Context: one part of a larger RNA
């Protein structure tokens, strides 16, 4: 000095406590494990693996499995010979290939012989290639303690040193935040602000908005108009414990209170200090060593990764009457779209098709928001709940849905009556509910990223769990 403590002390944190919803019991989704398999490709394993790498496995991807092929190779540079690229054909074949026919001649030079780039084809060999193996040989980047407030340096002073001091103490603060004091004086890096968005105002602009005032009107901001307000999106303003009071050491600071759209960091977000965990990743890439080169490389067809006695973990549907159903009706933001987004209209019970307007989008489309409001019915029941399964019939996407896709229709209707021990998550525009949208992506979402309606309870309080800070103790190192 760490590092420990079932040691006292100070202090925070949805840590408990106080509430409100879950999980665990049931169905399916989905990952793991084991289990099977010709494979069921690899990684990730407590918090920090398990709806995670994958922001999409029907081929393809695919790294695995069988089988058929190939060997300077699918891809780079170098050398030689022979051709224009290039298009179209046969035969074989699962296909890859492999045999072989046919059309067709650019461009730069040029002594008209021919040579040169660039393709494509064949040969020789230097070499390619490897998602092959060590993340305990790295880089890079990433989780995590932790947005936890702490982590060090120069000189100076103190100790033989190893270190100390500063950073310790008395307040204060979310904060090593500021005051004070003090053998220390000052700096870095982290705090905090400077950026993003939100929330009040102004001021610029008016192919969205507005009968706000006017006029017309097929009544729709539709048309004229007009920039007042919605907005939208540039540029400012605005809060600073500034102002009053109280208490404090006359400080820092705290409590209360005017005024304001917002008050003491107004809310969100981006930001992750020295380290730690031989944490994770050689399968994003990158790269040392190692090991493959007729195979541990490369094609390509089918199957696997989608198995199923079982055991978590994560969600989604429910189990009803604060429902469930039928019918009218109202109100959103954020996105997307040109090989897209697809209206109206027409045909189907439907999923869809068919015709086709507009629209490179504040213009037009996706677009029906849903919860909610009004009426009706249903009357506690394995039901008008619940939908799993399962037969049948179809609809798209796509060379192809058998293994393996959504989806739509009859018709089946399963387990479930609120879930043990145990546990999670959340303090407000939050839990809880309700829908919409986007990536990925021909197809395919209960993941995930985001966005809005609706809108709660509680929190005395730090005794105890778990985590961390600060200083103490120590027979540990």
């Nucleotide at each position: 000095u760490g590092a420990c403590g079932g040691g006292g002390g100070c202090c925070c944190g949805c840590a408990c406590a106080a509430g409100c919803g879950g999980u665990g019991g049931a169905g399916c989704a989905u990952g793991u494990g084991g289990u099977u398999u010709a494979a069921u490709u690899c990684g990730a394993c407590g918090c920090a693996a398990c709806g995670c790498g994958a922001a999409g496995a029907a081929c393809c991807u695919u790294a695995c499995c069988u089988g058929g092929g190939u060997u300077u190779g699918a891809c780079a540079u170098c050398c030689c010979g022979g051709g224009a690229a290039u298009c179209c054909g046969u035969a074989u074949g699962a296909a890859a290939g492999u045999a072989u026919g046919g059309a067709g001649u650019g461009c730069c030079c040029u002594u008209c012989g021919g040579g040169g780039a660039g393709c494509c084809c064949g040969g020789a060999g230097a070499c390619a290639g490897g998602u092959g193996c060590u993340g305990c040989a790295u880089g890079g980047c990433u989780g995590u303690c932790g947005u936890c407030a702490g982590c060090u340096c120069g000189u100076g002073u103190c100790g033989u040193g190893a270190g100390a001091u500063g950073u310790u103490g008395g307040g204060u603060u979310a904060a090593g935040u500021c005051c004070c004091g003090c053998a220390a004086c000052g700096a870095g890096c982290g705090c905090a602000a400077c950026c993003c968005u939100u929330g009040u105002c102004u001021u610029c602009a008016g192919u969205u908005g507005c009968c706000a005032g006017c006029g017309a009107u097929u009544c729709g901001g539709u048309c004229g108009g007009g920039g007042a307000c919605u907005c939208u999106g540039g540029a400012g303003a605005u809060a600073c414990u500034g102002c009053c009071c109280c208490g404090g050491u006359u400080a820092a600071c705290g409590g209360g209170g005017a005024g304001g759209a917002a008050g003491g960091u107004g809310g969100g977000g981006a930001u992750g200090a020295c380290g730690u965990c031989a944490a994770g990743u050689c399968c994003u890439c990158a790269u040392g060593g190692c090991c493959u080169u007729u195979a541990u490389g490369c094609c390509c067809a089918g199957g696997g990764c989608u198995a199923c006695a079982c055991a978590c973990g994560u969600g989604c549907u429910a189990c009803a009457a604060u429902g469930g159903u039928c019918u009218g009706u109202a109100c959103a933001a954020a996105g997307g779209g040109u090989g897209a987004c697809g209206a109206a209209c027409c045909u189907g019970c439907g999923a869809a098709g068919g015709c086709a307007a507009g629209c490179c989008a504040a213009u037009c489309c996706c677009a029906a928001a849903a919860a909610g409001c009004a009426g009706g019915c249903c009357u506690c029941a394995g039901u008008u709940c619940g939908g799993a399964u399962u037969g049948g019939a179809g609809u798209c996407u796509g060379c192809a849905a058998c293994u393996c896709g959504a989806c739509u229709c009859c018709a089946u209707g399963a387990a479930g009556u609120u879930g043990g021990a145990a546990u999670c998550g959340c303090u407000a525009g939050u839990a809880a509910u309700c829908g919409c949208g986007g990536a990925u992506c021909a197809g395919c979402a209960u993941c995930c990223c985001g966005u809005g309606g609706u809108g709660a309870a509680u929190a005395c309080g730090u005794u105890c769990c778990c985590g961390g800070g600060c200083a103490u103790g120590u027979a540990c190192a």
Annotation: The part of an RNA shown here (small-subunit ribosomal RNA, 3' major domain) has 477 nucleotides and comes from an uncultured organism. Rfam family: Bacterial small subunit ribosomal RNA. Rfam links the family to the GO terms structural constituent of ribosome and ribosome.